[in-house]
Molecule: c-di-GMP-I riboswitch aptamer
Organism: Desulfobacterales bacterium
């Protein structure tokens, strides 16, 4: 000099719940507000959860089935991105 792993640094994201909001609903946005994340940045391409407005059958009635609706803080894949001593 060069790779590599860690600590450290310098910070990053923000779960419940709380407020307005917005959607049938799951959920999403936004301010509080931290349980926790080394990808707890992005993507819905797999698999897995949720929810059922429409739709489909059926019943006196309640209910039942499905995603063109969602979750990226389920998980597997892709893609970028901080620092690296001793």
């Nucleotide at each position: 000099c060069u790779g590599g792993a860690u600590a450290a640094a310098g910070g990053g994201c923000a779960a419940a719940c709380c407020g307005u909001u917005u959607g049938a609903a799951a959920g999403g946005a936004c301010g509080g507000g931290a349980c926790g994340c080394a990808a707890a940045g992005c993507c819905a391409c797999c698999g897995g959860c949720c929810u059922a407005a429409g739709u489909c059958a059926g019943u006196c009635a309640g209910g039942g089935a499905u995603a063109g609706g969602g979750c990226a803080g389920c998980g597997g894949g892709g893609u970028u991105g901080c620092c690296g001593a001793g």